Transfer RNA from an uncultured Bacillota bacterium, 73 nucleotides, folded computationally. The sequence was found in a public genome assembly. The coordinates come from a structure-prediction model, not an experiment, and the mean pLDDT is 83.
[in-house]
RNA sequence: GGGGCUUUAGCUCAGCUGGGAGAGCGUCCGGUUCGCAAUCGGAAGGUCGCCGGUUCAAACCCGGUAAGCUCCA
Numbered sequence: 001g002g003g004g005c006u007u008u009a010g011c012u013c014a015g016c017u018g019g020g021a022g023a024g025c026g027u028c029c030g031g032u033u034c035g036c037a038a039u040c041g042g043a044a045g046g047u048c049g050c051c052g053g054u055u056c057a058a059a060c061c062c063g064g065u066a067a068g069c070u071c072c073a
């Protein structure tokens, strides 16, 4: 220098064919207990890496760019 993959909640990740942003764990509140753990119910938490484009509509399509992993040189 070139190719491939990844980037979504605090963490690990899903998101099918463009239209509802989600799960588990964690955090907080409450129930149960004398208390803790476990368990049950609820809540908060996101510029979907960044910039631009296409579209009525973009996490998803297109271009550029950054970081990580990997292959080739």
Stems, first nucleotide, its partner, number of pairs: 001072007010025004019056001027043005049065005